[in-house]
RNA sequence: CUCAUCCAGAGGGGCAGAGGGAACGGCCCGACGAAGCCCCGGCAACCGUCGUCGCACGCGCUGCGUGCGCCGAAACCGGUGCCAAUUCCGACCCGCUUCCAGCGGGGAAGAUGAG
Numbered sequence: 001c002u003c004a005u006c007c008a009g010a011g012g013g014g015c016a017g018a019g020g021g022a023a024c025g026g027c028c029c030g031a032c033g034a035a036g037c038c039c040c041g042g043c044a045a046c047c048g049u050c051g052u053c054g055c056a057c058g059c060g061c062u063g064c065g066u067g068c069g070c071c072g073a074a075a076c077c078g079g080u081g082c083c084a085a086u087u088c089c090g091a092c093c094c095g096c097u098u099c100c101a102g103c104g105g106g107g108a109a110g111a112u113g114a115g
Stems, first nucleotide, its partner, number of pairs: 001115006011040005019029003024090003041083003046079002049073003053069007087109001092106005
């Protein structure tokens, strides 16, 4: 930089001791113990694995192999990720709305994975 996903799901203990929820505004969480580190547990199914099907290519062609794609399966003992609140909500644009409040769509930013 590109693509996909982001209203589901899943926490206990030890050390530690005041912050944390990215940033800004809110609103929350926190001495009934924040961040961080360690141990154990769990969730999920992005990659990987397995299977059906389709396409392409190759071969020694009733078939087999490789690559790609759709869909599906399993979950450990492969690589990540995650386990308050929708990415906690909003911000910028558009629409609904008399206004407020609220709702819907898109965008921006961010997170995770793959390349």
Molecule: SAM riboswitch aptamer (S box leader)
Organism: uncultured Pseudonocardia sp.